[in-house]
């Protein structure tokens, strides 16, 4: 210094109105480690100060069995959790973002 760098509902019900409620489907950044959305760390995102660059803080949710020398990672099984603004309450629509950015390859 270049390139890259987040997936997922034309499904069904009620309604005046909902990809936002019920219902039922789906979807999972990096880096570590026995192969991880739940482990530990970071990243985004909020939230405070600052004129600014930055400083600080905050950040969800996993059990049980089995195989191993070693797995909350792998195989049954049955859970769970998911920013801010906007709209009938939203992980999955539309925005902020043709934005930034852990990281990766060259």
């Nucleotide at each position: 210094u270049u390139u890259c760098a987040g997936g997922g509902g034309c499904g069904g019900g009620u309604g005046c109105a909902a990809u936002u409620c019920c219902c039922c489907a789906c979807c999972g950044g990096c880096a570590g480690u026995a192969u991880a959305g739940u482990c530990u760390g970071c990243g985004a995102g909020c939230c405070g100060c600052a004129a600014a660059a930055g400083c600080g803080g905050u950040u969800g949710a996993u059990u049980g069995a089995g195989u191993g020398c070693a797995a909350u990672u792998c195989u049954c099984a049955a859970a769970c959790c998911g920013a801010c603004g906007g709209u009938a309450u939203a992980g999955u629509c539309c925005g902020g973002a043709u934005g930034g950015a852990a990281g990766a390859a060259a």